[in-house]
Formats: sequence, C1' cells, structure tokens
RNA sequence: GCGGAAGGCUGGAUGGCCGCGGCGGCCUUCGGGACGUCGAGGAAAGUCCGGACUCCGAAAAGCGACGGUGCCGGGUAAUGCCCGGGCAGGGAAACCUGACGGAAAGCGCCACAGAAAGCAAACCGCCACCGCACAGGUCGGGCAACCGAAACCGGGCGGCGGUAAGGAUGAAAGGGUGGGGUAAGAGCCCACCGCGCCCCCGGCAACAGGGGCGGCACGGCAAGCCCCACCGGGAGCAAUGCCAAAUAGGGACCGCGCGCCGCAAGGCAGGGCCGCUUUUGCCCGAGCAGGUCCGGGUUGGCAGCUGUAGCCGUCGCAGUAAUGCGGCGGUCAGAGGAAUGGUCAUCCAUCCGGGGGCGACCCCGGGGGACAGAAUCCGGCUUACAGGCCUUUCGCGCGC
Repeated sequence: GCGGAAGGCUGGAUGGCCGCGGCGGCCUUCGGGACGUCGAGGAAAGUCCGGACUCCGAAAAGCGACGGUGCCGGGUAAUGCCCGGGCAGGGAAACCUGACGGAAAGCGCCACAGAAAGCAAACCGCCACCGCACAGGUCGGGCAACCGAAACCGGGCGGCGGUAAGGAUGAAAGGGUGGGGUAAGAGCCCACCGCGCCCCCGGCAACAGGGGCGGCACGGCAAGCCCCACCGGGAGCAAUGCCAAAUAGGGACCGCGCGCCGCAAGGCAGGGCCGCUUUUGCCCGAGCAGGUCCGGGUUGGCAGCUGUAGCCGUCGCAGUAAUGCGGCGGUCAGAGGAAUGGUCAUCCAUCCGGGGGCGACCCCGGGGGACAGAAUCCGGCUUACAGGCCUUUCGCGCGC
C1' cells in the first nucleotide's frame, strides 16, 4: 500500500428572524400577554420476547389440557436475552454460523426415478450345476481342397440356483478403506477407521483422551404426531382509582311470605362459586307489590405520569467475561391524538465541473447531510440508516 475479520463512536456546528408545547413566578380588560427555563432516538420503529405496575378470575397443592423453551456452566428482577465453554459445519487465516434433548417407547411419512425405500430386493453383470445346438482352437485321416470326432480350452441358447464385489436409479440402497478368502462373492475372516457397550483418567458439566469387548444388530425425518426435562393464569395506562353531572337496567334494606329444627340468633338437608381430585373458604336458600337509599358504563376534571430492579459521568474493588459491590458529582420531554418546526447567513464533512501546483494542497462556480418521530415505564431482540472517525486483528506485496 492492497484485500479481508471483529468491536465501538458519530450521524452536522454557530448566529439572526418567525413560530410551537410543558413548567415557574409576574401583569391582566380573565380572552390572554411579556420574561425565564426545559423540550426526541440509536433505533423513539416492528410490537417479537421478558418484566415492573394495575385490575379481573374463590385460595392452595397435585394431576390433566393448552402454549412455549431445549448442548453445558454462569449472569440477570426476568427472558426465547447476554457472557464463557463444548460439539458440528464453513474459511488459507483473523473469524463466522447452528430449533444443537430423544429415531434400539410407539405411530406415521420417505415424492420422482428405480428390480428393490424398510421383517429389504435381484434389472444388468459375475459364478457353479444340468440340458440342447454348434464346431473357433484342438484331436484323427488326407499331398491338398477337405472329411470325420467331441476328451480338453474358449464361446452361444435355455433351465435351476448362488451372489451383493461392479454397473444402473435416487437425497438416501442394511458401515468405509485395504488385505486374505471363494466357483463367484459376502464382517465370511483380519488390520485400521466408524458405531455400540464397559472400565480408567481429565473436567462442576456439556464433552475430551486412553484401554478392553462386540462382527454390525442400530437408514433418514421429531421447524410430523409423540416421549423426556423445565417454564407459563387472563387482560392491558383506552389498565385502574377519586371527584362532579344526568339517569335506564340493576342492587341493598324495610314489609308480607318461607324445606326441617329453634322464641330468636343460628344450625342442618339442598344448590352454586376453579377442567378434575383433595383441603380450606365464600355465597344462595321461594316469591310479591310498595317505600327508602345506593348506583356501573358514558361525558368532563384530577390522579396514575415519570426519579429510582433508576439513568448519566467518573473512580476503585471482585470476576476470563457477561455482571456484581462501593465512593463522588449531576439529574435531563412528559401534555390532550399529542409540541419539539421553518427560513436566511457563515462554516464543516463530502461530491461534480474548471483552473493552478512536482506534491501535500489551494482558488472559482454548482450540488449537498441518511434512517426516522416519544404517548405508563424499563431490560432485550429484530429491522431501517447517506457519510465520517477510532481500536484490535488476519493474509499478501514493497521499503528499511
């Protein structure tokens, strides 16, 4: 210098003028006015996870149903997030990626092609045996053309078997490579690798290393059902509470009345309230007209509201890290469908055209700053994002 890999920061600046929202005190003709101060983001987004908070569902335990998660260890309020590690795959490397529990519990599926796709099968090929036909080599005769023979070698056709090496199909064909073996073959036998079981050893563990045994019995799919382990009630700030206004349905009390016992209070039988069971608890216990009181939803106002599992800056300690503990300083939109904007000038990053300079660069003119917009609040993930900057790191080339 070129090409990568990982992580982080930033994402216009200053000033003038006009405008918007919150809060504070001041003035006011109560309509408002002027002043001061504060006023979006790294994702405020998607609303995909996890919580805080609030209300609802009788409570708790167990079981079931449904949903989710899924290598191991750690972190956290919690997570499907984060950190570290293992294993597998990719890369020359830095490094990246992973729905990564169970397929010898069961069920199901495996398109097309192919002989065969799950208690395997036999299309071509290879091989043994039997039969038939032939006559190339061969054998006998003949000088030769040729004639004859069928023991052997090689080949043809048919039958009955063997085989799973080779071919062919497929995403996948009942371990792989090499050797022995055989009529041809085959874990049939052997070595190594793979797989399974047992033992030893390292590690908290996932897992890794070593040794022995087993001749292979065990195809794939669980983002198909399922099994195993763990987690989980529902709804959401338009939650919810308070105040005011106006009331329909409704509710409470009084009165009459009532399955049993009781003068009564109450008790019992019975019924209801979680999917089931158990334990505990609560409610009802006919109906009827009349009287008195209460009164959801709705609308308006107030609270919830924003300062705490806080956040920001900085420092120390523990830890490989995520993170935890502690010290100091600061505190930062909170409104209602909802403000945070517009414009001009100068500058800055950068781009285009022209000119100058060996060059770093300079001058003139023009363009030009992305994605996006708080709505109860946090922790994550994911997605969008012009341009610029920094740190670490791998490879190649050149110079010293």

Model confidence (mean pLDDT): 75 of 100. A computed fold for a 400-nucleotide RNA from Sulfitobacter sediminis, annotated as Bacterial RNase P class A. A source record names the gene rnpB.